[in-house]
Context: one part of a larger RNA
RNA sequence: GACGAACGCUGGCGGCGCGCCUAACACAUGCAAGUCGAACGGAGUUAUUAAGACAGAAGCCUUCGGGUGGAAGAUUUAGUAGCUUAGUGGCGGACGGGUGAGUAACACGUGAGGAACCUGCCUUGCAGAGGGGGAUAACAUCUGGAAACGGAUGCUAAUACCGCAUGACACCAUUGGGGGGCAUCCCCUGAUGGUCAAAGAUUUAUCGCUGCAAGAUGGCCUCGCGGUCGAUUAGAUAGUUGGCGGGGUAACGGCCCACCAAGUCGACGAUCGAUAGCCGGACUGAGAGGUUGAUCGGCCACAUUGGGACUGAGACACGGCCCAGACUCCUACGGGAGGCAGCAGUGGGGAAUAUUGCACAAUGGGGGGAACCCUGAUGCAGCGACGCCGCGUGAGGGAAGAAGGUUUUCGGAUUGUAAACCUCUGUCUUCAGGGACGAAACUGACGGUACCUGAGGAGGAAGCCACGGCUAACUACGUGCCAGCAGCCGCGGUAAUACGUAGGUGGCAAGCGUUGUCC
Numbered sequence: 001g002a003c004g005a006a007c008g009c010u011g012g013c014g015g016c017g018c019g020c021c022u023a024a025c026a027c028a029u030g031c032a033a034g035u036c037g038a039a040c041g042g043a044g045u046u047a048u049u050a051a052g053a054c055a056g057a058a059g060c061c062u063u064c065g066g067g068u069g070g071a072a073g074a075u076u077u078a079g080u081a082g083c084u085u086a087g088u089g090g091c092g093g094a095c096g097g098g099u100g101a102g103u104a105a106c107a108c109g110u111g112a113g114g115a116a117c118c119u120g121c122c123u124u125g126c127a128g129a130g131g132g133g134g135a136u137a138a139c140a141u142c143u144g145g146a147a148a149c150g151g152a153u154g155c156u157a158a159u160a161c162c163g164c165a166u167g168a169c170a171c172c173a174u175u176g177g178g179g180g181g182c183a184u185c186c187c188c189u190g191a192u193g194g195u196c197a198a199a200g201a202u203u204u205a206u207c208g209c210u211g212c213a214a215g216a217u218g219g220c221c222u223c224g225c226g227g228u229c230g231a232u233u234a235g236a237u238a239g240u241u242g243g244c245g246g247g248g249u250a251a252c253g254g255c256c257c258a259c260c261a262a263g264u265c266g267a268c269g270a271u272c273g274a275u276a277g278c279c280g281g282a283c284u285g286a287g288a289g290g291u292u293g294a295u296c297g298g299c300c301a302c303a304u305u306g307g308g309a310c311u312g313a314g315a316c317a318c319g320g321c322c323c324a325g326a327c328u329c330c331u332a333c334g335g336g337a338g339g340c341a342g343c344a345g346u347g348g349g350g351a352a353u354a355u356u357g358c359a360c361a362a363u364g365g366g367g368g369g370a371a372c373c374c375u376g377a378u379g380c381a382g383c384g385a386c387g388c389c390g391c392g393u394g395a396g397g398g399a400a401g402a403a404g405g406u407u408u409u410c411g412g413a414u415u416g417u418a419a420a421c422c423u424c425u426g427u428c429u430u431c432a433g434g435g436a437c438g439a440a441a442c443u444g445a446c447g448g449u450a451c452c453u454g455a456g457g458a459g460g461a462a463g464c465c466a467c468g469g470c471u472a473a474c475u476a477c478g479u480g481c482c483a484g485c486a487g488c489c490g491c492g493g494u495a496a497u498a499c500g501u502a503g504g505u506g507g508c509a510a511g512c513g514u515u516g517u518c519c
Base pairs, nucleotide, nucleotide: 001518002517003516005515006514007513008512009511012391013390014389015388016387017386018384019383020349025347026346027345029344030343031342034091035090036089039088040087042085043084044083045082046081047080048079049078050077051076059068060067061066098302099301100300108226109225110224111223112222113221114220117219118218122215123214124213125212126211127210128209130164132162133161139154140153141152142151143150144149170195171194172193173192174191175190176189177188178187179186180185200207201206202205228274229273230272235265236264237263240262241261242260243259245257246256247255277299278298279297280296281292282291283290284289304325305324306323307322308321327338328337329336330335355381357380358379359378363377364375365374366373367372394424395423396422397421404415405414406413407412428460430455431454432453433452434451438446463508464507465506466505467504468489469488470487474503475502476501477500478499484491485490
């Protein structure tokens, strides 16, 4: 000097940041990923139109039997329109958010490349969308179970699913020509044959669908270099190293397998053990270097522990699935449910770290043609002197150098222009009024906030540490090797500038000291 700090004393305001470093310990509760009715069949509801039938309310009359009334409403069927939506279907849940356990590794950083090859949405270009089929959820009926959740039968739709047709610059096979190569083979170009596609919707102008090519983005691979400790770890290795052939993958490859060879790594430190996410950066230092990797940004890894695949353009998937383990909860004991290292919050651990807040107004993301919906991302607010920065706690005048305190050689000295007192000012504050930008239009959580204007009154706002030397700052009293101090040297045993208190002084200041860690 620095800090994600903590502790002690103290504490006025604002701006901008930061805030579980420990138990990757366990978690009550709420929220954090949905959306599309312009893909689809239903269901509900509202409005309205039409039709037919049954039946006939209130009111009025009444001899209590009934008569009249015949509009509104109800009901049924059909149609239209609006809204809502469980289900099928599409897209998104692989982003965003968290954490640092593991990892000494092509994980990361950097530089240079590579091809054996995938890429939803997006952009560009070319071409296309013909005609059919069978199901199934929802629903209905029956039924099992305490529940979670099912089972059987029957019905139905689609941008769900499956054939057929068409189709090439796509793919496959055969083949001609040219080029490279010893050859297998590779590249370019032509021919013939074969194979593969589609989906519609509506408010009629859009949004979609299929194939191919290219781009963009993301992924894949290799090599060099870089950065820890231990030799009281010296040998390690059998899919191990290489080859041939195959399998697998989007694809290369012992990635996997059969066979063959016996290699491969290692004192330039293999292997083993310990520790650790890496970097841009940060701190320090004149630099070289040392230390570090909070916040922000890039990459990686993980999601209760271990394993596995499914779906998909993309996962071996934090808020998906299956199995096993531990733990917690429910149970009718047969069986089920769960995963905060998302945002808040709780217990626990700890020296120690915040609100179960507001809003989608902005920015961004998902869905949708749009309106819009969702978004604990984000924007804000709350708490904390945790840090940095800024401001204030008044300014000018004022000597009888007041009183009081301290000290004294009793003369005085000092506190000290300090106060009182006089004249002012109004930053912050308090009160009142106005009141944004952030949003071009509808739309502002923040927020009646920032800011502006006016009014009031010095009123509401100073502490902490030190004073032997290092090191700026000294006296008195108390104590008497006691009590105590202390970073080092060292103080204290009767005159202690070193302990304790007081006065004074010095330093810093809404902070000041101490402790810890790094340079």
The part of an RNA shown here (small-subunit ribosomal RNA, 5' domain) has 519 nucleotides and comes from an uncultured bacterium.